[in-house]
């Protein structure tokens, strides 16, 4: 200097004039509303959309729910090991497999000896075992065919074909035998573990697919701020018709025993209900206001612990709360990128995109700029 990999930050700045929403203070003189308190108006101060606010894919906080606790089943989710976290399907660190020269990247990563299922077509043959071409031996004889036997090393088909490579041996071959690799068994060492390394024994066949059904381990109430609470509001806690129900026993009563209902299903324990429920028609009110609503698993900073994710002590800050929906408009200067130009300068352009209870993640979109670390290549010293 070029190319690449990983991580982080910003994503327009400043000024002037006018304007908007929230909070606070002053004022409450003047003006408006109001019986008053007070409110509006007025002045000043402070803050005012995001790294994704998006998707609604996960996990929670919070609120409500007569059903609650324990267990099993069903249903759903996750799936190597260890750690972090409120928790997670997230994050960090490792292991294994694959890709890359490398820095690094990816993985829907438990189980195929519990069972079931699939492997199309091609091919002789895709888990009863199998011989198409070929090779070797014997016989017949018409030199190129037929029959018999042996073979799976070579070739072909295929995603995958009787473990692989090299040798010995053989008529030709073959784990038939040998060495190494692979596979299985059994131990030793290292590591919390996933796993890694090593020794010994055994010629040893039993392929793949579980993002196929399934098995195993772990986790899991429902609904959601349009949750919920309060105020206000009604000829009205309304009327008519129909259906089902109104538990049973003891007791003066309180109460006791039994029964039914309340859960995705079942069992046990506990609790609640059993004078209302459902359907059709007529009819009144409500579409309003206040709250929930922002002090948080909060942000930032030094230090400490930890490889890291992260955690802790201390210090510091308060950083939107609207409700048809606030952040805007105009002008000027500067800045970034692209193009033209010797330059001065000129032209074009400046991304994705707007909170609505809040938070931790993941995923997707994004013009451009800056910083750091690492890898490969080239050159110079």
């Nucleotide at each position: 200097c070029c190319a690449g990999u990983c991580g982080g930050u910003c994503g327009g700045a400043c000024g002037a004039c006018c304007g908007c929403g929230c909070g606070g203070a002053c004022a409450a003189c003047a003006g408006g509303c109001g019986a008053a308190a007070g409110c509006c108006c007025g002045u000043c101060c402070g803050g005012g959309a995001g790294g994704a606010a998006a998707g609604u894919c996960c996990g929670g906080g919070c609120u409500c729910c007569a059903c609650g606790g324990a267990a099993a089943c069903a249903c759903g989710g996750u799936g190597c090991c260890g750690g972090g976290u409120a928790a997670c399907g997230c994050c960090c660190g490792g292991c294994g497999a694959g890709g890359g020269c490398g820095a690094c990247c990816u993985c829907a990563g438990g189980g195929a000896a519990a069972g079931u299922g699939c492997c199309a077509c091609a091919g002789a043959g895709a888990u009863c075992g199998a011989a198409c071409c070929g090779c070797c031996c014997c016989g017949g004889c018409a030199u190129g065919c037929c029959g018999g036997g042996g073979u799976a090393a070579g070739g072909g088909u295929g995603a995958a074909a009787a473990g692989g490579u090299g040798g010995u041996g053989u008529a030709a071959g073959a784990g038939a035998c040998c060495a190494c690799c692979g596979c299985g068994g059994c131990c030793c060492c290292g590591g919390c573990a996933a796993c890694g390394g090593g020794a010994c024994c055994g010629g040893c066949a039993u392929g793949g697919c579980a993002a196929a059904c399934c098995c195993c381990a772990c986790c899991g109430g429902g609904a959601g701020c349009a949750a919920g609470a309060c105020c206000g509001a009604a000829u009205a806690g309304g009327g008519a018709c129909g259906a089902c129900g109104c538990g049973g026993g003891g007791g003066c009563a309180a109460c006791c025993c039994c029964g039914g209902c309340c859960u995705g299903u079942u069992u046990c324990c506990g609790g609640g209900c059993c004078a209302g429920u459902c359907g059709u028609c007529c009819g009144g009110g409500u579409u309003g206001g206040u709250u929930g609503c922002a002090u948080g698993a909060g942000g930032c900073g030094u230090c400490c612990g930890g490889c890291a994710a992260c955690g802790g002590c201390c210090g510091u800050c308060c950083c939107a709360g609207a409700u048809g929906a606030a952040u805007g408009g105009u002008c000027g200067u500067c800045g970034g990128g692209c193009g033209g130009g010797a330059a001065a300068c000129c032209g074009c352009u400046c991304a994705c995109a707007g909170a609505a209870c809040c938070c931790g993640g993941c995923u997707u979109a994004c013009a451009g700029a800056c910083c750091g670390a690492c890898u490969g290549g080239c050159c110079c010293u």
Notes
A computed fold for a 381-nucleotide RNA from Pleomorphomonas koreensis DSM 23070, annotated as Bacterial RNase P class A. It matches the Rfam family "Bacterial RNase P class A". By type it is a ribozyme. Its mean pLDDT, the model's own confidence on a scale to 100, is 76. The sequence was found by an Rfam model in a public genome assembly.